[in-house]
RNA sequence: UCUUUAUCAAGAGUGGCAGAGGGACUGGUCCAAUGAAGCCCGGCAACCUGCGUAGCAAGGUGCCAAUUCCAGCAAAAUGAUAUUCAUUUUGGGAGAUAAGGU
Numbered sequence: 001u002c003u004u005u006a007u008c009a010a011g012a013g014u015g016g017c018a019g020a021g022g023g024a025c026u027g028g029u030c031c032a033a034u035g036a037a038g039c040c041c042g043g044c045a046a047c048c049u050g051c052g053u054a055g056c057a058a059g060g061u062g063c064c065a066a067u068u069c070c071a072g073c074a075a076a077a078u079g080a081u082a083u084u085c086a087u088u089u090u091g092g093g094a095g096a097u098a099a100g101g102u
Stems, first nucleotide, its partner, number of pairs: 002101007013041001015040003021031003025072004042064003047060003050056002068094001073091008
């Protein structure tokens, strides 16, 4: 790098440093000087390891605005001023994380 499986509606700070961006991409729309990213501390969770009956939370990750913030492709249903548009549902795609394979 590619790939397989599982999960993605719950949970987590009135802290310190820092100083302008951030929410993967595109569009929308939000967050941000009442302080973004990043780092430290703190916390949540329980995928792997460990101990094990439940479970615990010591080790490896991960995570800590908003459902993965919403949509992106297709189908169905419903509605409307009807080769279209809107809403809802389902499936898919993309993405994230863990554990394995290559």